Molecule: TPP riboswitch aptamer (THI element)
Organism: Sediminitomix flava
RNA sequence: CGAAAGCUUUAGGGGUGUUCUCUUAAAAAGAGAACUGAGAAAGACCCUUUGAACCUGAUACAGUUUGCACUGACGUAGGGAAAAGCUGAGCGAAACAC
Numbered sequence: 001c002g003a004a005a006g007c008u009u010u011a012g013g014g015g016u017g018u019u020c021u022c023u024u025a026a027a028a029a030g031a032g033a034a035c036u037g038a039g040a041a042a043g044a045c046c047c048u049u050u051g052a053a054c055c056u057g058a059u060a061c062a063g064u065u066u067g068c069a070c071u072g073a074c075g076u077a078g079g080g081a082a083a084a085g086c087u088g089a090g091c092g093a094a095a096c097a098c
Base pairs, nucleotide, nucleotide: 001090006086007085008084009083010082011048012047013046014045017035018034019033020032021031022030023029054079055078056077061072062071063070
């Protein structure tokens, strides 16, 4: 000087669906349970330009399911939020000693 990976501090970005049951005259809302997931207003959750965290496209397309962005494609499509430090394989130079 320093790759990848990781860590620390501070700052910022993001999502929160579907089904069933109960309460109710009904609807809405609330409560409980189930499915997927990192996360379902909850977690010391995920992501921050090396950016698929997340948004638009999308009230779309194919599959699957009780149902649902549940799966796939879309996607070398368009957007999208940061800085400092530590550690580090290794590389180079100087000094000192022999």